[in-house]
Source information:
Model confidence (mean pLDDT): 87 of 100. The part of an RNA shown here (small-subunit ribosomal RNA, central domain) has 350 nucleotides and comes from a metagenome.
Context: one part of a larger RNA
RNA sequence: CUGGGCGUAAAGGGUGCGUAGGUGGUGGAGUAAGUUUGGUGUGAAAUCUUCGGGCCCAACCCGAAAACGUCAUCAAAUACUAUUCCGCUCGAGGGUUGAAAAGGGGACUGGAAUUCUCGGUGUAGCAGUGAAAUGCGUAGAUAUCGAAAGGAACACCAGUGGCGAAGGCGGGUCCCUAGGCAACUCCUGACACUGAGGCACGAAAGCUAGGGGAGCAAACAGGAUUAGAUACCCUGGUAGUCCUAGCCCUAAACGGUGCACAUUUGCUGUGGGCGGGAUCAACCCCGUCCGUGGCGUAGCUAACGCGUUAAAUGUGCCGCCUGGGGAGUACGGUCGCAAGAUUAAAACUC
Numbered sequence: 001c002u003g004g005g006c007g008u009a010a011a012g013g014g015u016g017c018g019u020a021g022g023u024g025g026u027g028g029a030g031u032a033a034g035u036u037u038g039g040u041g042u043g044a045a046a047u048c049u050u051c052g053g054g055c056c057c058a059a060c061c062c063g064a065a066a067a068c069g070u071c072a073u074c075a076a077a078u079a080c081u082a083u084u085c086c087g088c089u090c091g092a093g094g095g096u097u098g099a100a101a102a103g104g105g106g107a108c109u110g111g112a113a114u115u116c117u118c119g120g121u122g123u124a125g126c127a128g129u130g131a132a133a134u135g136c137g138u139a140g141a142u143a144u145c146g147a148a149a150g151g152a153a154c155a156c157c158a159g160u161g162g163c164g165a166a167g168g169c170g171g172g173u174c175c176c177u178a179g180g181c182a183a184c185u186c187c188u189g190a191c192a193c194u195g196a197g198g199c200a201c202g203a204a205a206g207c208u209a210g211g212g213g214a215g216c217a218a219a220c221a222g223g224a225u226u227a228g229a230u231a232c233c234c235u236g237g238u239a240g241u242c243c244u245a246g247c248c249c250u251a252a253a254c255g256g257u258g259c260a261c262a263u264u265u266g267c268u269g270u271g272g273g274c275g276g277g278a279u280c281a282a283c284c285c286c287g288u289c290c291g292u293g294g295c296g297u298a299g300c301u302a303a304c305g306c307g308u309u310a311a312a313u314g315u316g317c318c319g320c321c322u323g324g325g326g327a328g329u330a331c332g333g334u335c336g337c338a339a340g341a342u343u344a345a346a347a348c349u350c
Base pairs, nucleotide, nucleotide: 004321005320006319007304008303012318014201015200016199017198021194022193023192025088026087027086028085029084030083031082033081034080035077036076037075038074039073040072041071042069049065050064051063052062053061054060091191092188093187094186095184096183097182098181103177104176105175106174107173108172109171110154115149117147118146119145120144121143125136126135162169163168206247207246208245209244210243211242215241216240220236221235222234223233258317259316260315261314262313263312266295267294268293269292270291271290272289273288274287275286276285277284299306300305323350324349325348332343333342334341335340
């Protein structure tokens, strides 16, 4: 390099936007670069191959033919690719109208609960466990009633329900704002797909500075358990968890399944629209588009299973894999305040 692969065996980048590049709908006309055909020139000889011949045969040698090219040039062809021009509307985008949603950001606000403080009632226990003890309590706890403070999270609704590219998003109201979907088929006229680098986003933990701190809780302390117990259990408890600004850039970042397009039997739920039937209306029935589940045909698969939301059948582009360990490590580079991240071997060994 070819070839084979990537749900679970090694292998899909955490996700998006997008540069170069690769690939690209449909009709007509031109050019003829790629492409195809033919001619001419050249491609030394030897070697190789085929045929024939010569040494007794063979090796070897001789002769002839064939072969040897991203070649040059001339002429021709125009289906495909390319390119130039003129078009088209199905791809893509825009417009109008409409419904849905925990999509994002900001401000304001609500109730339940925990804890703390103050006051009332009230008295000896409370808490905790397998059982205990540490702990709290006669300086009046727990319980109960009232008041007040503060922080965090939002029961029911809630749903293999919804929204988002992914991470993720859940009390309520208002403001700002993104995307998707449907109907109309009004406009542009291929404006498209993918995407090395690049840029942006990216749970939790962690870091810097300033706030905040109710509950929970690494570390830590004590009590138990135990042969021991640096644990599991209990009582406490600091970072942290929360907010603002800035870093970090990793996850079983998972559907362990890259993105886009096209084609291919069905049944049954559910969410959002639209059209029709029926109806006073709702419920209901039929059809259609988009999403999200279950089961299953063909087909695929090593099997498990997947199965119009494909792991089926094809096309385009990107990423990645090549025995186990050493190792996602060392060294070097880049990034980072650090923690570390990223890129990424070899010796050796089985």